Predicted 3D model of RNase P RNA and transfer RNA as a complex of 432 nucleotides. Rfam match: Bacterial RNase P class A. Rfam classes the family as a ribozyme.

[in-house]
RNA sequence: GAGUCGGCCGGGCAGUCGCUGUGUCCUUCGGGACGUGGAGGAAAGUCCGGGCUCCACAGGACAGGGUGCCAGGUAACGCCUGGGGGGUGCGAGCCCACGGAAAGUGCCACAGAAAACAGACCGCCUAAGCGCGCAAGCGCCGGCAAGGGUGAAAAGGUGCGGUAAGAGCGCACCGCGCCGGUGGUAACACUCGGCGGCACGGUAAACCCCACCCGGAGCAAGACCAAAUAGGGGAACAGGCGGUUCGCCGUCGCGUGUGGUCCACACGGUUCCCGGGUAGGUCGCUCGAGGCGCGCGGCGACGCGUGGCCCAGAUGAAUGGCUGCUCUAGACAGAACCCGGCUUACAGGCCGGCUC
RNA sequence: GGGCCGUUAGCUCAAUUGGCAGAGCAAGGGACUCUUAAUCCCUAGGUUGGAGGUUCGAUUCCUCCACGGCUCACCA
Numbered sequence: 001g002a003g004u005c006g007g008c009c010g011g012g013c014a015g016u017c018g019c020u021g022u023g024u025c026c027u028u029c030g031g032g033a034c035g036u037g038g039a040g041g042a043a044a045g046u047c048c049g050g051g052c053u054c055c056a057c058a059g060g061a062c063a064g065g066g067u068g069c070c071a072g073g074u075a076a077c078g079c080c081u082g083g084g085g086g087g088u089g090c091g092a093g094c095c096c097a098c099g100g101a102a103a104g105u106g107c108c109a110c111a112g113a114a115a116a117c118a119g120a121c122c123g124c125c126u127a128a129g130c131g132c133g134c135a136a137g138c139g140c141c142g143g144c145a146a147g148g149g150u151g152a153a154a155a156g157g158u159g160c161g162g163u164a165a166g167a168g169c170g171c172a173c174c175g176c177g178c179c180g181g182u183g184g185u186a187a188c189a190c191u192c193g194g195c196g197g198c199a200c201g202g203u204a205a206a207c208c209c210c211a212c213c214c215g216g217a218g219c220a221a222g223a224c225c226a227a228a229u230a231g232g233g234g235a236a237c238a239g240g241c242g243g244u245u246c247g248c249c250g251u252c253g254c255g256u257g258u259g260g261u262c263c264a265c266a267c268g269g270u271u272c273c274c275g276g277g278u279a280g281g282u283c284g285c286u287c288g289a290g291g292c293g294c295g296c297g298g299c300g301a302c303g304c305g306u307g308g309c310c311c312a313g314a315u316g317a318a319u320g321g322c323u324g325c326u327c328u329a330g331a332c333a334g335a336a337c338c339c340g341g342c343u344u345a346c347a348g349g350c351c352g353g354c355u356c
Numbered sequence: 357g358g359g360c361c362g363u364u365a366g367c368u369c370a371a372u373u374g375g376c377a378g379a380g381c382a383a384g385g386g387a388c389u390c391u392u393a394a395u396c397c398c399u400a401g402g403u404u405g406g407a408g409g410u411u412c413g414a415u416u417c418c419u420c421c422a423c424g425g426c427u428c429a430c431c432a
Stems, first nucleotide, its partner, number of pairs: 001356009011326007019038008040332001044343002047341005052218004064214005069083005084098001085096004099209002104207002106203003121148002123144003129140004156174006175198001176196005181190003222283004232274006239252005254268005290309001292307006327330001357431002359426005366381004375412001383399005405421005
């Protein structure tokens, strides 16, 4: 100088005017005074996982969804840590949806002879067999897959032998598969031993198989208090007379309107209580798988112990405006039940490890 | 706040075992007509919202992001 990994900050100070939670005091009940707390590393996307609440639920199976190398951490996870394998970089490092394609099914367009029980366009070969020819040779029947060409992909690679030409046809090395051994908790590794000429194209972010996990909805969940109006249920509003087996039964009688009145007809009123629900209010609501320091265990994620800390909680929704000074001139962005992650956005700055 | 959908030509919409992205209207040109309209013929027009991945190959499968809608009759 270039690079890489990890951690942290992301304006500061002062004055002044406001907003909001809360404690104490005062109050004319409207509020006021003083003290004190007041956004983030992502509060975001809502992509995963959990707490909490209601609903459903004996248990199991199917369906559906998710995850997918191994071991560990955790409340749990698709997260994190450590390890294995593969790829990439000179390196520190970085990246990986990384189970199964010899359980089955499907697909592989175009091109190409052939695309999965391989195949023969050009090409190579006439040794054996047949026909013609005196012969060279020609034709038939055939053989081959080395070379060319097509394609994303063409059925191990190199060399030697072999052959008519060739070919794992044979051999050596490399690669591959199976069995065993050794190391490792395991994934897996091995300069280990043996066997097999090789049998196995790709695709599972196609169906599927295997292993494991998963009930649904979400704080506008849900619980409590509870007007006015309109429904629902009940009681009373009037008693008199008669009967009675003393429990009650029968009959007349209420109010408003039409109407001059009676009769008649139509309607059902007043008061109180109960219950459901609405407006509204209260709770849920922030002390929590919380954070900080120290010690111990562990490579680490993390766990255990201990000391002291309280750090937004609104509901039309607060966290802001102005002024001055200062510097490196201030990015992305604003809580709404809470927490653990992931992903995405982010001017600039600081510290540390490591590499070339 | 939570939840659920959508994005393909200028507009409205299609496109399935993943295999050349299409239709109607609109636009441009031509024919017909005295002229216009209608009608007929032809033509152009695409980052399939963006980026990345799987695959030989992606509108389609997967991941992340952007924008829009459902507006009290999506949920009090």